[in-house]
RNA sequence: UGCUGUUCUCAGGGCGGGGUGAAAUUCCCCACCGGUGGUAUGCGGGCCAGUCCCGCCAGCCCACGAGCGGCCUCAAUCGGGGUGUCAGCAGAUCUGGUGAGAGGCCAGAGCCGACGGUUAAAGUCCGGAUGCAAGAGGACGUUA
Numbered sequence: 001u002g003c004u005g006u007u008c009u010c011a012g013g014g015c016g017g018g019g020u021g022a023a024a025u026u027c028c029c030c031a032c033c034g035g036u037g038g039u040a041u042g043c044g045g046g047c048c049a050g051u052c053c054c055g056c057c058a059g060c061c062c063a064c065g066a067g068c069g070g071c072c073u074c075a076a077u078c079g080g081g082g083u084g085u086c087a088g089c090a091g092a093u094c095u096g097g098u099g100a101g102a103g104g105c106c107a108g109a110g111c112c113g114a115c116g117g118u119u120a121a122a123g124u125c126c127g128g129a130u131g132c133a134a135g136a137g138g139a140c141g142u143u144a
Base pairs, nucleotide, nucleotide: 001144002143004141005140006139007138008137009136010135016030017029018028019027031124032123033113034112035064036063037062038061042056043055044054045053046052047050059111060110067089068088069086070083071082072081073080074079093109094108095107096106097105115127116126117125
């Protein structure tokens, strides 16, 4: 350092101002937010100076996650448990520039956001959730 076992810890942000109204953090105008892994023509560092290595880096490029649903089940129309892709749902980007090359850089203009609840329709409030989890890190061990 690789393989692999056990275990522990961690692992999501955001409604401020105005308008209408009986009522809206839910509608309208302005505002605000961006999980995890991968990917570089970006940024930083290293030396053996190579299209090398390390770190950082995308909400809308690829994939994943929780959630809804399905299926099974408990015996129960509420609901609990299991399964984990199973029918299915699971968002969204263009234009110009530079360049050998842009999906990531620069400039501009756009767009998106589970389910249930609510005096009125929610990415931002409340709830399942002191949950789950993509994964990240640590400890101890195994083996090459």